[in-house]
């Protein structure tokens, strides 16, 4: 330099055009317990890397940029 893949709560991930963005772990509160652990219930936490475009509608499609990774030269 070229090509390809990835970027979604604190962490690891799902969601490939129809929306209220979700699961697990973690955190907080409550129940249970003599106290803890386990278990159960609930809550908080996301401008979906950034910007622009297409569309009635974008996390999803297109373009550029940024960051990470792989291969080739």
């Nucleotide at each position: 330099c070229u090509u390809c893949c990835c970027g979604u709560g604190g962490c690891a991930c799902a969601g490939u055009g129809g929306a209220u963005a979700g699961c697990g772990c973690a955190u907080u509160a409550g129940a249970c317990u003599c106290c803890g652990a386990c278990u159960c219930u609930a809550a908080a936490g996301g401008u979906c890397a950034u910007a622009g475009g297409u569309u009635c509608g974008a996390a999803u499609c297109c373009u550029a940029u940024c960051g990470g990774g792989a291969a080739g030269g």
A computed fold for a 73-nucleotide RNA from a Clostridia bacterium, annotated as transfer RNA.
The sequence was found in a public genome assembly.
The prediction has a mean pLDDT of 81.
Its Rfam family is "tRNA". It is annotated as a transfer RNA.